Small-subunit ribosomal RNA, 3' major domain from an uncultured bacterium, 476 nucleotides, folded computationally. It matches the Rfam family "Bacterial small subunit ribosomal RNA". Gene Ontology terms of the family: ribosome and structural constituent of ribosome. The full RNA is in RNAcentral, with records from ENA and SILVA.

Context: one part of a larger RNA
RNA sequence: UGACGGGGACCCGCACAAGCGGUGGAGCAUGUGGUUUAAUUCGACGCAACGCGAAGAACCUUACCUGCUCUUGACAUCCCCCUGACCGGCCGGCAAUGCGGCCUUCUCUUCGGAGCAGGGGAGACAGGUGGUGCAUGGUUGUCGUCAGCUCGUGUCGUGAGAUGUUGGGUUAAGUCCCGCAACGAGCGCAACCCUUGUCCUUAGUAGCCAGCAGUCCGGCUGGGCACUCUAAGGAGACUGCCCGGGACAACCGGGAGGAAGGUGGGGAUGACGUCAAAUCAUCAUGCCCCUUACGAGCAGGGCUACACACGUGCUACAAUGGUGACUACAGCGGGACGCUACCCAGUGAUGGGAUGCCAAUCUCGAAAAGUCAUCCCAGUUCGGAUCGGAGUCUGCAACUCGACUCCGUGAAGUUGGAUUCGCUAGUAAUCGCGCAUCAGCCAUGGCGCGGUGAAUACGUUCCCGGGCCUUGCACU
Numbered sequence: 001u002g003a004c005g006g007g008g009a010c011c012c013g014c015a016c017a018a019g020c021g022g023u024g025g026a027g028c029a030u031g032u033g034g035u036u037u038a039a040u041u042c043g044a045c046g047c048a049a050c051g052c053g054a055a056g057a058a059c060c061u062u063a064c065c066u067g068c069u070c071u072u073g074a075c076a077u078c079c080c081c082c083u084g085a086c087c088g089g090c091c092g093g094c095a096a097u098g099c100g101g102c103c104u105u106c107u108c109u110u111c112g113g114a115g116c117a118g119g120g121g122a123g124a125c126a127g128g129u130g131g132u133g134c135a136u137g138g139u140u141g142u143c144g145u146c147a148g149c150u151c152g153u154g155u156c157g158u159g160a161g162a163u164g165u166u167g168g169g170u171u172a173a174g175u176c177c178c179g180c181a182a183c184g185a186g187c188g189c190a191a192c193c194c195u196u197g198u199c200c201u202u203a204g205u206a207g208c209c210a211g212c213a214g215u216c217c218g219g220c221u222g223g224g225c226a227c228u229c230u231a232a233g234g235a236g237a238c239u240g241c242c243c244g245g246g247a248c249a250a251c252c253g254g255g256a257g258g259a260a261g262g263u264g265g266g267g268a269u270g271a272c273g274u275c276a277a278a279u280c281a282u283c284a285u286g287c288c289c290c291u292u293a294c295g296a297g298c299a300g301g302g303c304u305a306c307a308c309a310c311g312u313g314c315u316a317c318a319a320u321g322g323u324g325a326c327u328a329c330a331g332c333g334g335g336a337c338g339c340u341a342c343c344c345a346g347u348g349a350u351g352g353g354a355u356g357c358c359a360a361u362c363u364c365g366a367a368a369a370g371u372c373a374u375c376c377c378a379g380u381u382c383g384g385a386u387c388g389g390a391g392u393c394u395g396c397a398a399c400u401c402g403a404c405u406c407c408g409u410g411a412a413g414u415u416g417g418a419u420u421c422g423c424u425a426g427u428a429a430u431c432g433c434g435c436a437u438c439a440g441c442c443a444u445g446g447c448g449c450g451g452u453g454a455a456u457a458c459g460u461u462c463c464c465g466g467g468c469c470u471u472g473c474a475c476u
Stems, first nucleotide, its partner, number of pairs: 002475001004472002007470002010467004015460002019423004026315008034306002042053002064301007073125001077124002079121006088103005106115003127290002130288003136284002138279003141275001143273001148187006154163003167178003193267004198235007207225001212222003238261001241255005317416001321375006333364003338357002342353004382413001387408007429452007
């Protein structure tokens, strides 16, 4: 100087408290440990591993296992020889890769050859998701969006170092003001960026009977862009104004005006560093190791196992509910090997026709919570696991191991011990919708979108984490 203290003072955070809803009990989904296995590929391990890498494991993926097969190799460059192609089609044969045969079939040229492609050969080499993240780059998590971390010059100290950065106020903030042997500066904070909330301008193949006309009544047509909207530009908020407090400062409290106040809401943005944190399996890379195999191809299996244990979720245990009928109002998005209106068949998944749309034009599309009726507290008209049967679709192929539909079956479960998690407002809770990946899908996951829409915060004693000052110290 730091670190540490069951030392002190001050301050902050859904940290506690005050509230609301969950977890822990049940069934199932998913990840992990363990066990099993020929293999159940590998990595991630307190917070910060465990619906994590994986935004799609039937084959492929795939790295694992078993069996079969290849050895200049599945891939790149160089040398020699042969052929004229390569591609494509057919046949034999096989589990498949390999293998054999037939058909078809290049360009330029000074005719020497050259280019290109295929096959064969020799070796240099290829190849390795083999090891080391404690040899590394790059990337990432975390403390933490916490308010801190430093430098130049000067000054003080023998020196390590201190000062500045401490102090009095204040702030979300090392934010600002005042003071001060300091004066300045940098990385952070804030602002500049995106989005949302109000208005204006510009523009109207989506919107409007707003005002007019027609109407087979649908913005459908004429017509118009006023409104809604769309998307480009601009305005607007700055403690600017008033009152009070305060050192007349910074700032704080209240008020006016305003769509909005005192960083308006949300996002992007992560300082110096810490954890020899994570990743050699995204990629790159030093060294080590394998080289007829630790490389490569194929088929089948496995990653989906199951006495158990844990994490994260979904669905419930019901009446604020279940079932049936009826009926309004969204937003984000997607669509050509695609989304599909409409008609027909089927109880249905879906199938057969058919139409529009490269989409503010057509389409996915039904929003759901809602309203009315019924059920009358029961293991039930709750709950849907499990199992039997019959089907649909994707795909060479659904046995291991897909999703969906219909009929039947109807398990545990009556609100969950100790414990533990999230959330301060359009938030929690609850309700549905969309997308990526994707042939299909084990999605109850992830990322978004809108609808309905609360309760509570006295306060900082305590638990956890953090900031600043100070003190002790057997550590540095």